[in-house]
Context: one part of a larger RNA
Formats: sequence, C1' cells, structure tokens
RNA sequence: UGACGGGGAUCCGCACAAGCGGUGGAGUAUGUGGUUUAAUUCGAGGCUACGCGAAGAACCUUACCAACCUUUGCAUGGGAACAGCGUCUUUCUGAAAGGGAAGAGUCAUUUAGUUGGGUUCCACACAGGUGCUGCAUGGCUGUCGUCAGUUCGUGUCGUGAGAUGUUGGGUUAAGUCCCGCAACGAACGCGACCCUCGUCGCUAGUUGCCAGCGAGUCAAGUCGGGCACUUUAGCGAUACUGCCGGUGACAAACCGGAGGAAGGUGGGGAUGAUGUCAAGUCAUCAUGGCCCUUAUAGGUUGGGCUACACACGUACUACAAUGGGAGUGACAGAGGGAAGCAAAGCAGCAAUGCGGAGCAAAUCCCUAAAAGCUUCCUCAGUUCCGGAUUGUCCUCUGCAACUCGAGGGCAUGAAGUCGGAAUCGCUAGUAAUCGCAGAUCAGCAGGCUGCGGUGAAUACGUUCUCGGAUCUUGUACA
Repeated sequence: UGACGGGGAUCCGCACAAGCGGUGGAGUAUGUGGUUUAAUUCGAGGCUACGCGAAGAACCUUACCAACCUUUGCAUGGGAACAGCGUCUUUCUGAAAGGGAAGAGUCAUUUAGUUGGGUUCCACACAGGUGCUGCAUGGCUGUCGUCAGUUCGUGUCGUGAGAUGUUGGGUUAAGUCCCGCAACGAACGCGACCCUCGUCGCUAGUUGCCAGCGAGUCAAGUCGGGCACUUUAGCGAUACUGCCGGUGACAAACCGGAGGAAGGUGGGGAUGAUGUCAAGUCAUCAUGGCCCUUAUAGGUUGGGCUACACACGUACUACAAUGGGAGUGACAGAGGGAAGCAAAGCAGCAAUGCGGAGCAAAUCCCUAAAAGCUUCCUCAGUUCCGGAUUGUCCUCUGCAACUCGAGGGCAUGAAGUCGGAAUCGCUAGUAAUCGCAGAUCAGCAGGCUGCGGUGAAUACGUUCUCGGAUCUUGUACA
C1' cells in the first nucleotide's frame, strides 16, 4: 500500500421489511446430469452453465454411427494433349454416390497470327481437417456494475516503499456541487451532447382526415370540395431550482408553494472507467505451435442428435364460481407481404379446400383477445373443473412425416382440490392478466424479441439477511 475481520462509524440497492403474484407438489413442454447406445456430435458448469451457442435436428443442416465409394481433390503454379473433351440424350448395375456402355453434337474472340476460356493426362509443390491446445493468441462477450470510482503532471512531505491531491465539514443519483485545506491543475469515468415518449407552434396535405357547404346511400369520406381537426414527418419552442416562502454557514443544497402538458436527472433507451475472475469462445471468424495426409480429408444412403429406472433447472396448462359452457358483442398498437399477403363468396362439424377482387402497400391483405350484456351450471373429481393418455378417421407442408412434423373431428377422460423444507420476480401504466405481430422458417413456438388492451396493493423503517461504496481500527496474511 492492499486484502481480510462472527471490529467500529456513515451511506446505498426490490437487500430486508410492507405488499402482490409465483417456483418447490400434479401433468406436459424444453434444457441439463446420469444411464443406455453402433452413435446418442461438440461446447457452456455457483452467482456469471442448464427454453444457453440453436432466430426453429424428418432428408439437408450434421460436425456423430454403420455400410458403400473417391484420392492433387475446392484454389494457385509447371509441362503435355485435345476439339475426340466438356455438354446433351438413351441405357446397364446400384440404396444412392459411384462404376460402365451407346448415340448426337463440336467454345468464344481476331482479317489473320493470336488471345481468352474449357477439358483430360503427368509429376510435384500443395489443398483439406467442426483434429488438439481459450493455460500460446487476436477479436468478441459475460461478471462485479451504470457501482462511483481509477489515475497523471508539477509541487510538497517521507531515508524508502509511498503519502498528499482523492482526506475533513455539509450536500448529491454521482470524486455531484459548495466550503475548508501543501497543494495547484489535468485525464478516463459521472453528467450533458444522441434516440424515443409526453405539451405547443410552424411548414406540408396524399394513400390520411371530415368541421362547415353540396350530392348520395339500407348503411358508408362513397363523390364534389376542403386541410379546420385528428394524424403523418421534418424543423423549432418548452424545464433552468428560473420565480415565491422557509431551513442552511451570506454557500452548495434541501423542504413547501405558484404557474405549467410536464418539476427538480420528467418516463424509457443507447452509452459499461482503471481493473477482477489464466472467466467464456481455436465449433462464427482469424491465428502461433502440435497432429492426420488412400485419411483425423471428400462423397452417398440409412440411422443417431428425438433413447429412459431416475435427479435438477426454466416454462406452459390446471386444480375452478372474481369460474366454466352457450349466445351476443365493441375497441388496439407495432410489424410483415410478390416463388408473397390474400378479401368477398361457396363447400365442409372443423383443420382446410375451391375461389381469386385488391395490393411492391398511410390505398389492399394478414387483424385481436380479455372486458361488457343475456342465460345455464351451484361446490361435486363436477350434466359443462382439468385436459394428459390412448383408439380411429381426416387436413396441410414436403422427393419423403415409420423411427421423428404441425393441425382438426369423434371417442377415451389420467394426475391434480393451491403444494414440505426452502426459494424467485416486481415500487406504476409497474406487478398481475389478455391477446397480436416478427425473426428463424417448405412445414413446425408453450421458447425468444417486440407490441398494444385491462390494470392493482404496499414501502413504518434500516435492528436483522445478502451485495456494494467511503473513512477508520486490528492483523503472526501478500
């Protein structure tokens, strides 16, 4: 100087407390361990692995296994040959890849020489490797932590390691600011600058909108017309403790108030200092070294990654009456759409099929649910809680749904009556609850990323638990 302490002081955080909803019990989905297997490819491992890499394993993907095949191969370089090659058609064998046979046909360019491209053969340099090492590395990432810290120059102090500054008194979300001070300045962080939401104005008016006027309809911005309004999207304005009162050290600041759409960082996002964990990744990529080179490379078919006594994590659906069934029925936002989104209409109990208007989309389409209203059920494993499982018949995608897809109809109707010890999230348009969209994608979403609808309770407080920050103290630790 640090680190540590079941030392002290001060402070903060959904850390506790106060509340709301869960997990842990059930069934299923999914990841992992284990076991099994020819193979169940590999990686990730307390917090910081486990719906993680994977924004989507039937083939492909695919790296794994079995079988069958190929050997200068995908690239570059040398030599030789060729229009006979490549290519196309037919055919034999085969699971295909591969191996063989027959036929057709004969590259481009230049006036020409030529030039360029292509193919085959030869030999060698080489290619190739998701093989090993993340403890040889780059790059990228997680975490402490959006925590308030980490340093430097000069000066001063100390023999020196170092200290000071950065400590102290206040204050703040903040090493934020003020005051003081052997320090004076400065840098990286904090903040601000950036994006977005909230208010107003200006500009603009179609594909959007419709107040007034006219036309028109069963109804309808449907039409003329208009750009007021809503809105769209560009530019501006607005908030600064600016104003008032109080407290405070005449400071910084704090408390209350006014005005205001918004008040003290207005809400949210992006932004992650010096460093820590030899943290993660050689399987995104790049790369040193090592290793394989008729195989640890390459191709194909089939299988596997989907196994199943069991254990754990994360979710979904429930156990019901604040509910379930039937009927009725209104209102979004954000996205996507051409090998696409698909309306109306028709058929079907439905999945879906037929159909094809319109739309490269503020124009057309995908496109709401919970809520509300009426009615039945009346506390039961339920006439209708719950939906697993199983049987059967269908639909769709796709060469192909057996291993191993999703969806629908009928039948079946398991566990489950609110969950032990323990444990998680959340402070407001949040939790809870309801649906919608997108990426991936032929098909497949209970996952992920977004979007809007409905919309709470509680916070006395900091004694305790956990993590962190500053100062101080002890130490036989470095």
Record summary:
Small-subunit ribosomal RNA, 3' major domain from Candidatus Captivus acidiprotistae, 478 nucleotides, folded computationally. The prediction has a mean pLDDT of 81. The organism belongs to Candidatus Captivus, within Bacteria. The full RNA is in RNAcentral, with records from Greengenes.